[in-house]
RNA sequence: GGGGCAUUAGCUCAGUUGGUAGAGCGCUUCGUUCGCAAUGAAGAGGUCAGGGGUUCGAAUCCCCUAUGCUCCA
Numbered sequence: 001g002g003g004g005c006a007u008u009a010g011c012u013c014a015g016u017u018g019g020u021a022g023a024g025c026g027c028u029u030c031g032u033u034c035g036c037a038a039u040g041a042a043g044a045g046g047u048c049a050g051g052g053g054u055u056c057g058a059a060u061c062c063c064c065u066a067u068g069c070u071c072c073a
Stems, first nucleotide, its partner, number of pairs: 001072007010025004019056001027043006049065005
């Protein structure tokens, strides 16, 4: 220098052929308990890495950039 993969909630990760962003764990509140743990219920938490494009509509398709991993030279 060139190719490929990954980037989504605090963490680990889903998200099918473009059509309302989700799960588990964690966090907050409430119930059960003398209290804790455990358990049940409810809730908060997201610029979908950044920018641009296509489209009525983009986490999803295209281009560029950043970071990490990997292969080739």
Molecule: transfer RNA
Organism: Akkermansiaceae bacterium